[in-house]
RNA sequence: CGCCGAAUCCGUUAGCGGACCGGGGGACCUAAUUUCGGGGUGAAUCUCACUGGCCCCGCCGAAACUUCCGGCUCAGUGAGUAGGGUCUCUGCCUUUCGACCCGAACCCGUCAACUAACCUCGGAGGCGAUUGGAAG
Numbered sequence: 001c002g003c004c005g006a007a008u009c010c011g012u013u014a015g016c017g018g019a020c021c022g023g024g025g026g027a028c029c030u031a032a033u034u035u036c037g038g039g040g041u042g043a044a045u046c047u048c049a050c051u052g053g054c055c056c057c058g059c060c061g062a063a064a065c066u067u068c069c070g071g072c073u074c075a076g077u078g079a080g081u082a083g084g085g086u087c088u089c090u091g092c093c094u095u096u097c098g099a100c101c102c103g104a105a106c107c108c109g110u111c112a113a114c115u116a117a118c119c120u121c122g123g124a125g126g127c128g129a130u131u132g133g134a135a136g
Stems, first nucleotide, its partner, number of pairs: 001128004008019004020123006030113001037111001038108004046080007058072004083102005093136005
């Protein structure tokens, strides 16, 4: 100097307070249906394959109407994917092509749809190097 992100700024008697930016809860109306639990923040969902484990219950598949067989439900790895970010000649924004990345993690605890009034909480952490073109 710049990037992801709400995660910045100001004041102060340094205890805190304010502005602003974010999250959650919370009516009527409308919508919806709870052990197969459900839900929240976040872009971070879903599919397939392989390896290992389990095989009580439950779910799915073929056949077809109640029996058997196979797979799933767990963990790891890999390949994709909904979706997300960056590319600092232009101060900012949008679209498009191309390139490079991410596609996690955590929380609530049987409970929360939306939701006016209202209530309440957060403002962290982690990174890098100049790698583009075109249009508005």